[in-house]
C1' cells in the first nucleotide's frame, strides 16, 4: 500500500492499585477497585486434519454497535445509507 470483518460472544478468579473508553468533541465506566500483569474465557482470520465438519498452534479480543458524533446523500424532523478515521487478520 491491497484485500476481508467490525450489532454475535467471553469470569461474582488472583495480583495491583488509579485510571479507563485510539486522539477531538461528548457521554460513559471505575475505591462496590481502572490501567497493566497472571490465570480463565470467547471466536475461528491464518494454520492443522483430505471436502464437510472438527481442533485449536500463530495472531487477536472478553462494558456500552467501532459507545456515539464529526464528512456527504435521503429526509421538515426522527431516521437511515455511505464515506473518513480506526482496530485486527491475511498478503
Nucleotide at each position: 500500500c491491497u484485500u476481508a470483518u467490525c450489532a454475535a460472544g467471553a469470569g461474582c478468579g488472583g495480583u495491583g492499585g488509579a485510571g479507563g473508553g485510539a486522539a477531538c468533541g461528548g457521554c460513559c465506566c471505575a475505591a462496590u477497585g481502572a490501567a497493566g500483569c497472571c490465570c480463565g474465557g470467547c471466536a475461528a482470520c491464518c494454520u492443522g486434519c483430505c471436502u464437510a465438519g472438527c481442533a485449536a498452534g500463530g495472531u487477536g479480543c472478553c462494558a456500552a454497535a467501532u459507545c456515539c458524533g464529526g464528512c456527504g446523500g435521503u429526509g421538515u424532523a426522527a431516521a437511515u445509507c455511505g464515506a473518513a478515521a480506526g482496530a485486527u487478520g491475511a498478503g
A computed fold for a 91-nucleotide RNA from a mouse gut metagenome, annotated as SAM riboswitch aptamer (S box leader). The prediction has a mean pLDDT of 86. Its Rfam family is "SAM riboswitch aptamer (S box leader)". Gene Ontology term of the family: regulation of gene expression. Rfam's curators write: The SAM riboswitch is found upstream of a number of genes which code for proteins involved in methionine or cysteine biosynthesis in Gram-positive bacteria. RNAcentral holds the sequence, with entries from MGnify.